[in-house]
RNA sequence: GGGCCUGUAGUUCAGUCUGGUUAGAAUGCUCGACUGAUAAUCGAGUGGUCCCAGGUUCAAAUCCUGGCAGGCCCA
Numbered sequence: 001g002g003g004c005c006u007g008u009a010g011u012u013c014a015g016u017c018u019g020g021u022u023a024g025a026a027u028g029c030u031c032g033a034c035u036g037a038u039a040a041u042c043g044a045g046u047g048g049u050c051c052c053a054g055g056u057u058c059a060a061a062u063c064c065u066g067g068c069a070g071g072c073c074c075a
Stems, first nucleotide, its partner, number of pairs: 001074007010027004020058001028046006051067005
C1' cells in the first nucleotide's frame, strides 16, 4: 500500500441480508421475599449520542459515501 471482518446497555451478544409497532436477550448492579445466616431460587427496579460525520428517504442501528478504532490475510 491492497483486500476482508468487527464496532449496539457496565460485560457478552442478537437485530442489519428484506428500512416501518416503544431497540432486545443473557449477565451485572440496587431493593425486597425466602434462610439462624449465606448461596441458590423468586419478585420489583436500573439500564443505550446503535463508533463519528454527511447523504438518500415520509421514515435509517439497518441503505450509500467518507473518516476513526480493533482484528485477520496478502504485499